Overview
Transfer RNA from uncultured Thalassospira sp., 69 nucleotides, folded computationally.
[in-house]
RNA sequence: UGGUGUAGCUCAGCUGGUAGAGCGGCGCAUUCGUAAUGCGUAGGUCGUAGGUUCAAAUCCUAUCACCAG
Numbered sequence: 001u002g003g004u005g006u007a008g009c010u011c012a013g014c015u016g017g018u019a020g021a022g023c024g025g026c027g028c029a030u031u032c033g034u035a036a037u038g039c040g041u042a043g044g045u046c047g048u049a050g051g052u053u054c055a056a057a058u059c060c061u062a063u064c065a066c067c068a069g
Base pairs, nucleotide, nucleotide: 001068002067003066004065005064008023009022010021011020017054025041026040027039028038029037047063048062049061050060051059
């Protein structure tokens, strides 16, 4: 100097407008019983602190961690 921080994990989020998917967890169904499969469900102060705005994950500033130079 550049890049990345969003659910337990891997990641989306289209130039601001209710925060999502897959896997995983839990419950139910199915099975003689597991697994697989189907249905449902919980889980997030969007790294932190400010600013702009009616409204910020998104724009601006500072800062922290990690990666690269």
Record summary
The sequence is in RNAcentral, with records from MGnify. It matches the Rfam family "tRNA". Its family is annotated with triplet codon-amino acid adaptor activity in the Gene Ontology. The family's RNA type in Rfam is transfer RNA.